[in-house]
Two RNAs folded together computationally: RNase P RNA and transfer RNA, 483 nucleotides in total. Its mean pLDDT, the model's own confidence on a scale to 100, is 78. It holds a member of the Rfam family "Bacterial RNase P class A". The family's RNA type in Rfam is ribozyme.

RNA sequence: CCAGUCGGCCGGAUGGCCGCCUUCCGGUUCCGCCGGGGGGAGGAAAGUCCGGGCUCCACGGAAACACGGUGCCGGGUAACGCCCGGCGGGGGCGACCCCAGGGAAAGUGCCACAGAAAGCAAACCGCCGACCCGCCGCAAGGCCGGCCGGCAAGGGUGAAAGGGUGCGGUAAGAGCGCACCGCGCCUCCGGCGACGGAGGCGGCACGGUAAACCCCACCGGGAGCAAGACCGAAUAGGGACGGCAGGGUCGGUCCAUGACCGGCCGGGUGCGUUUCCGCAUCGCCGUCCGGGUUGGUCGCGCGAGGCGUCCGGCAACGGACGUCCCAGAUGAAUGGCCAUCCGCCGGAGUACCUCGACCAGUCGAAAGGACUCCGGCGACAGAACCCGGCUUACAGGCCGGCUGGCGAC
RNA sequence: GGCCUCGUGGCGGAAUGGUGACGCAGCGGACUGCAAAUCCGUAUAUCCCGGUUCGAUUCCGGGCGAGGCCUCCA
Numbered sequence: 001c002c003a004g005u006c007g008g009c010c011g012g013a014u015g016g017c018c019g020c021c022u023u024c025c026g027g028u029u030c031c032g033c034c035g036g037g038g039g040g041a042g043g044a045a046a047g048u049c050c051g052g053g054c055u056c057c058a059c060g061g062a063a064a065c066a067c068g069g070u071g072c073c074g075g076g077u078a079a080c081g082c083c084c085g086g087c088g089g090g091g092g093c094g095a096c097c098c099c100a101g102g103g104a105a106a107g108u109g110c111c112a113c114a115g116a117a118a119g120c121a122a123a124c125c126g127c128c129g130a131c132c133c134g135c136c137g138c139a140a141g142g143c144c145g146g147c148c149g150g151c152a153a154g155g156g157u158g159a160a161a162g163g164g165u166g167c168g169g170u171a172a173g174a175g176c177g178c179a180c181c182g183c184g185c186c187u188c189c190g191g192c193g194a195c196g197g198a199g200g201c202g203g204c205a206c207g208g209u210a211a212a213c214c215c216c217a218c219c220g221g222g223a224g225c226a227a228g229a230c231c232g233a234a235u236a237g238g239g240a241c242g243g244c245a246g247g248g249u250c251g252g253u254c255c256a257u258g259a260c261c262g263g264c265c266g267g268g269u270g271c272g273u274u275u276c277c278g279c280a281u282c283g284c285c286g287u288c289c290g291g292g293u294u295g296g297u298c299g300c301g302c303g304a305g306g307c308g309u310c311c312g313g314c315a316a317c318g319g320a321c322g323u324c325c326c327a328g329a330u331g332a333a334u335g336g337c338c339a340u341c342c343g344c345c346g347g348a349g350u351a352c353c354u355c356g357a358c359c360a361g362u363c364g365a366a367a368g369g370a371c372u373c374c375g376g377c378g379a380c381a382g383a384a385c386c387c388g389g390c391u392u393a394c395a396g397g398c399c400g401g402c403u404g405g406c407g408a409c
Numbered sequence: 410g411g412c413c414u415c416g417u418g419g420c421g422g423a424a425u426g427g428u429g430a431c432g433c434a435g436c437g438g439a440c441u442g443c444a445a446a447u448c449c450g451u452a453u454a455u456c457c458c459g460g461u462u463c464g465a466u467u468c469c470g471g472g473c474g475a476g477g478c479c480u481c482c483a
Stems, first nucleotide, its partner, number of pairs: 001405010012341007020040009042380001046391002049389005054224004067220005072086005087101001088099004102215002107213002109209003124155002126151004131146002134143003163181006182204001183202008228298004238289007247265008267282006291482002305324008342378009352369002354365005410479007419433003427463001435451005456472005
């Protein structure tokens, strides 16, 4: 210098003018208005895919079943399907990247087409042997066809054909025998563990698929801020069904072992601080139909909070100390214009670097860098209860670690 | 803002993981004097990108699009 890989960060700046939301202070005639001070979008605010906080509902505790989810090991965390560090497998010369990565010798299902055979495997072509017929040959033998056996090396089909390579062996072959590799089992060693290493044994028995059912282990009650609480206005404070609670006495009415209305005692509910006492009210809750309204306040901004330093840890992260307060709208604020600068893109030019030529300090070229001028553009996107993650979108730029190649010293 | 459902030709609508049906509409031809009806033939599709699998409309993940429901009071 070129090519690549990983991690982190920024994602327009400054000033002026005119506006918007919110908060505090002061003034003013309560509403409102005026003046001044402070604050005002993001790394994804997005998708709503996971995990929590918070609120309401349900529930005596625990367990089981069903359903859903997660799935190598260890750690981090409030928790997670997230993150970190490892292990194993795959890819790359390498830095490094990717993996839904438990169980297929518990059981069931499926494996289309092709193919002889696709799951207690099988034999189309082929190879080999015996016999028969025919032909050739002096003979040894060879060839064609038939039939009976042996084999699974080779061909062919397929995504996949029941270990691989080599040597021996055989009529031809074959784990038939042996060596190495693979696989399985056992023992020992190392490691918290996933797993790794060594030795021995077994001649191979055990195809794939669990993002098919399933088995094993672990986790999970449901709904969501339009949750939920309160105030105000208005309406018919009405009707049906279900659950729970429904005392006594007197009087009246009726369709009379009862129902309804009224009085008294008792009782329930709410409020004031518990009893006493007082006041108010008389069935409560749920679902549906019907009716009314389209208002306000809270929830709602101090939090698993940000920043800095130090310490522990390989890291994720944790701890200590200091410091800061940092958006809260509700048709929904955070904007518009101008100027200068910055960045990018396009065009034109200069010829300083660069490149080429030689007459070696001149000539030429315009791909790249630099500079000048003109024009255009400023990515993706915008809080709506909050937080931790993941995923997706994103013009352009900055910083750092590492790898490979080339050149010079 | 939150919660749920769905995506297959122009429209409707099927498809145990194994060549994507069918009806209507369209086009061409026949029939007809011309049409309609009828008959024959024919083109057109799994929303997009990845993954699992030998193989995906189907199973899984992500994106895009469409539709539906949810205010308060008594």